[in-house]
RNA sequence: CUCCGAGAAAGGCAAACCGGGAGAAAUCUCGGGACGCACACAAAGCCAAGGGGCCAAUGCGAACUCACGCAUUGGCAUUCUGGCGGCCGAA
Repeated sequence: CUCCGAGAAAGGCAAACCGGGAGAAAUCUCGGGACGCACACAAAGCCAAGGGGCCAAUGCGAACUCACGCAUUGGCAUUCUGGCGGCCGAA
């Protein structure tokens, strides 16, 4: 360098939960934490393009204790599809 792809090897990421902060909320972020997440066309890497799902601030309709639906807006990449990208070195 090439082939190859692992009993999580080297490294990386990090659920639930707890604490601080932002937000109407979904959710996000920081710290702790660790259920787990893979490696050749491929990560729990990145992207909101399509499907799906979440919230309901504003508006409209309904309703007239609560509660609902839709539109706009806002989230989810650890929901699926799709696009981009490629660390490492056991046999």
A computed fold for a 91-nucleotide RNA from a Chloroflexota bacterium, annotated as c-di-GMP-I riboswitch aptamer.
Lineage of the source: Bacteria > Bacillati > Chloroflexota.
Its mean pLDDT, the model's own confidence on a scale to 100, is 77.
The model forms 100% of the base pairs in the Rfam consensus.
The sequence was found by an Rfam model in a public genome assembly.